[in-house]
Context: one part of a larger RNA
RNA sequence: UUGGGCGUAAAGAGCUCGUAGGCGGUUUGUCGCGUCGGCUGUGAAAACUCGGGGCUCAACCCCGAGCCUGCAGUCGAUACGGGCAGACUAGAGUGCUGUAGGGGAGACUGGAAUUCCUGGUGUAGCGGUGAAAUGCGCAGAUAUCAGGAGGAACACCGGUGGCGAAGGCGGGUCUCUGGGCAGUAACUGACGCUGAGGAGCGAAAGCGUGGGGAGCAAACAGGAUUAGAUACCCUGGUAGUCCACGCCGUAAACGGUGGGUGCUAGGUGUAGGUCGUAUUCCACGCGAUCUGUGCCGCAGCUAACGCAUUAAGCACCCCGCCUGGGGAGUACGGCCGCAAGGCUAAAACUC
Numbered sequence: 001u002u003g004g005g006c007g008u009a010a011a012g013a014g015c016u017c018g019u020a021g022g023c024g025g026u027u028u029g030u031c032g033c034g035u036c037g038g039c040u041g042u043g044a045a046a047a048c049u050c051g052g053g054g055c056u057c058a059a060c061c062c063c064g065a066g067c068c069u070g071c072a073g074u075c076g077a078u079a080c081g082g083g084c085a086g087a088c089u090a091g092a093g094u095g096c097u098g099u100a101g102g103g104g105a106g107a108c109u110g111g112a113a114u115u116c117c118u119g120g121u122g123u124a125g126c127g128g129u130g131a132a133a134u135g136c137g138c139a140g141a142u143a144u145c146a147g148g149a150g151g152a153a154c155a156c157c158g159g160u161g162g163c164g165a166a167g168g169c170g171g172g173u174c175u176c177u178g179g180g181c182a183g184u185a186a187c188u189g190a191c192g193c194u195g196a197g198g199a200g201c202g203a204a205a206g207c208g209u210g211g212g213g214a215g216c217a218a219a220c221a222g223g224a225u226u227a228g229a230u231a232c233c234c235u236g237g238u239a240g241u242c243c244a245c246g247c248c249g250u251a252a253a254c255g256g257u258g259g260g261u262g263c264u265a266g267g268u269g270u271a272g273g274u275c276g277u278a279u280u281c282c283a284c285g286c287g288a289u290c291u292g293u294g295c296c297g298c299a300g301c302u303a304a305c306g307c308a309u310u311a312a313g314c315a316c317c318c319c320g321c322c323u324g325g326g327g328a329g330u331a332c333g334g335c336c337g338c339a340a341g342g343c344u345a346a347a348a349c350u351c
Stems, first nucleotide, its partner, number of pairs: 004322003007305002012319001014201004021194003025088007033081002035077008048066007091191001092188003095184005103177007110154001115149007125136002162169002206247006215241002220236004258318006266296012300307002324351003333344004
């Protein structure tokens, strides 16, 4: 390479948009590019295979045929793929009517709690632990009441509940704004799927400049524990955590499961729609259906565990990735970054 794979054995890019490319619904006409067939030419010789022949046989040699699976020309076929022209509406999108939501951004705002400050009451302890000590406190702490300051986070509701492509999103109000779902069937008429490169987004930590700083808390200091204790426990505590702007671009970025489409038993919760039934009406209930999210389970799949209409089943299309362990996600080179480092990515050697 052929082949085989990627939930857990090596292997799905963190996510999305999208360029080239690959792939692509129904139908009519046309072309005849692919495709298929006939004929002609060519496809050197040798080799090879088959048949025949020559050296006494064989090796070897000679003759004939095949082979050379190809290319070109020409004639024809037109189902399928393709080009061109036309039509369609089941894919896709738009419109219209509704609808749920911690989706995003900005501004404003609320209460509880912690801490600090001021004042009042009040007196000897408080705090902390397995037990203690460091620490705080008669310069009046802890506790308690009133007032004030400031920062950060939003108890209950809260839910295998919701929204988002992922990261992620939770007090309230307003403004701006993205997407989804259901119903309808007015419009467009294949406008689609995927996506090498590329671009954008991307938790935490970290970095730059400026602010902010209540609590928490790497580093650090002290107290304990211990043989030691550069830890676990305790008392403190600085970066940081917060805001604005700009970088970084990683993760157990996980469902460890790429995206799309179709097909393949059911049962039972739950969230959002619509329809039906019942009801005088509403609500509740019951049933149907679409979308999302869970659990259980058949066929089937799986090495097993398990998956099972939200597939890891049955198929097709496109992309990414894997190929024994260590060396190593390292070195070198390149690109990116202020740096930290990131991306790409070996070999010797060794088992």